RNA sequence: AGAAGUAACCGAACUGACGCGUCUUGAAAAAGAUGAGGAAAGUCCGAACACCUCAGGGCAAAUCGACUGAUAACAUCAGCCGCGAGUAAUCGCCGGACAAGUGCCACAGAAACAAACCGCCAAUGACAGAAAUGUACAGGCAAGGGUGCAAUGGUAGGGUAAGAGCCUACCGGAGGUGCCGUAAGACACCUGCCAGGUAAACUCCGAUUGGGUGCAAGAUUGAAUGAAAGGUUAAGGUGACCCGCCGUCUUUCGAAAAAUCGCUUGAGGCGCUCAGCAAUGCGCGUCCCAGACAGAUGUCAGUUUAAAACAGAAUUCGGCUUACGGGUUGCUUCUCUCU
Repeated sequence: AGAAGUAACCGAACUGACGCGUCUUGAAAAAGAUGAGGAAAGUCCGAACACCUCAGGGCAAAUCGACUGAUAACAUCAGCCGCGAGUAAUCGCCGGACAAGUGCCACAGAAACAAACCGCCAAUGACAGAAAUGUACAGGCAAGGGUGCAAUGGUAGGGUAAGAGCCUACCGGAGGUGCCGUAAGACACCUGCCAGGUAAACUCCGAUUGGGUGCAAGAUUGAAUGAAAGGUUAAGGUGACCCGCCGUCUUUCGAAAAAUCGCUUGAGGCGCUCAGCAAUGCGCGUCCCAGACAGAUGUCAGUUUAAAACAGAAUUCGGCUUACGGGUUGCUUCUCUCU
């Protein structure tokens, strides 16, 4: 210098004018303060909170799946292990069990589970023969061919009648022992132990959850019209008077696109110290940073060369996923050149 990897960050700025929501001050007019995001999005997980349902315990059911840790919790995060990709930095992985049982494995093929279609074998029995020897009848054989995604660990040698982990060496897997590690697991040695694949098939094992609805949840107050009940007297109307009726009074029901709360101080943000590889946690200091209810956060003009990304709060947190023009920074790897 080039190429690449990775972790973060920014997400137009300023000025003027006119507006909008909320709060504060004010008698009012008005003034002042403040006002979207890294994803506010998808609503995919995990919680808080609220109401309805619910004796207690279990089942069914759902989700997750190497190990250790973090967290309120998690299908999240960190570290580490194994496997795979890459020269490397680094990245990817729905990563328990098919040797408990059951199911499935199209077409082809004899056979898809414990295999004889083509083949190989005269050592054994049988038959023929006086014998040599011959015959695949009884049988033995998975070495070769063929089919297939897949055919009963692979390659080579020995061995054998022919074969075969039957034996040996190396490779792969499984198991055991030792040793290191908290563990997953690593390394060494030993044992021929060698079993088809499939669990994103049922299933088994382990763990977690294990009723429903979501802030339009829900709580309080509650005008008018209206309905019901009560009181019957202190007053009124009707009436000569009483009852009755109307009205009044009290209580209840009722209920406004009504009001208030829920509503934004929270597992909060920022900075520092300490512990930890890290995720994260203890402590101290400091800050308050939208809160509407048909829903504000905008428009215009000017300057910066150009102003142009995805997008926009609605109960609140922690994650994941997806979208995103342009730009900045740290660290790491490889190649080339120069000194």